[in-house]
Molecule: c-di-GMP-I riboswitch aptamer
RNA sequence: UUUCGUAAAAGGUAAACCCAUCGAAAGAUGGCGACACAAAGCUAAAGGGUCUUAAGCUUUAAUAAGCAAGACAGCCAGCUACUGAA
Numbered sequence: 001u002u003u004c005g006u007a008a009a010a011g012g013u014a015a016a017c018c019c020a021u022c023g024a025a026a027g028a029u030g031g032c033g034a035c036a037c038a039a040a041g042c043u044a045a046a047g048g049g050u051c052u053u054a055a056g057c058u059u060u061a062a063u064a065a066g067c068a069a070g071a072c073a074g075c076c077a078g079c080u081a082c083u084g085a086a
Base pairs, nucleotide, nucleotide: 002086003085004084012037013036018031019030020029021028022027035074041079042078043077047076048075049072050071051070056067057066058065059064
């Protein structure tokens, strides 16, 4: 430097449920708790994908429908990185 996540050590993160707060919702934060994770670290209009539709915009006579700039990084992807092995 490259590759790997099969073995070890030090450790790290924390799904679901439940409680509180925020939010229209998706969801977020904190507590509790461990399903899992070798990047479960970072990046969310300006890569793809998924979820949501209060406000706004478009269509509609209206009901309503559509649209993300709202969310998800524990969907893929991109970037960076500890220890170890080869």